[in-house]
Molecule: c-di-AMP riboswitch aptamer (ydaO/yuaA leader)
Organism: Armatimonadota bacterium
RNA sequence: AAAGAGCGGGCGUUGAAUCCCGGAUCGCGAGAUCGGGGAACGGGGGAACCAAACCUCGGGGUGAAUGUGUGUUUUGCGCACUAGGGUAACUCUUGGCCCGAACCCGACAGCUAACCUCGUAAACGUAGCGGGAGUGCCC
Numbered sequence: 001a002a003a004g005a006g007c008g009g010g011c012g013u014u015g016a017a018u019c020c021c022g023g024a025u026c027g028c029g030a031g032a033u034c035g036g037g038g039a040a041c042g043g044g045g046g047a048a049c050c051a052a053a054c055c056u057c058g059g060g061g062u063g064a065a066u067g068u069g070u071g072u073u074u075u076g077c078g079c080a081c082u083a084g085g086g087u088a089a090c091u092c093u094u095g096g097c098c099c100g101a102a103c104c105c106g107a108c109a110g111c112u113a114a115c116c117u118c119g120u121a122a123a124c125g126u127a128g129c130g131g132g133a134g135u136g137c138c139c
Stems, first nucleotide, its partner, number of pairs: 010126005018039004023034004040120006050110001058108001059105004067081006084099004089135007
């Protein structure tokens, strides 16, 4: 010096998971912790009307994450594919590269106005993979 790694900041990706305003305590300070209020985004329950026929091998919810085949010690697990989803403004289209999980409720829930209620996490990246048509924003 380079590479690699760590920390912090900026910018960004998936996702609803963001923004703002005060308060208390500790601290020299930078800050840390706790507790409020508002906005915004997202989920669940819940009438009438409508819909709904299933039997315990339950049923249901969040999520893109469903399903088929096959191997194996049948449970696990692996492989190939697949509904569906992601990929730096947005929509459509087209190609490349990826994902195609996990968890929760606990006998119970269709839709659903009023109403009730819950969440605002987690995991990553460091010139963001392109082409076409259109729209928007900025200069």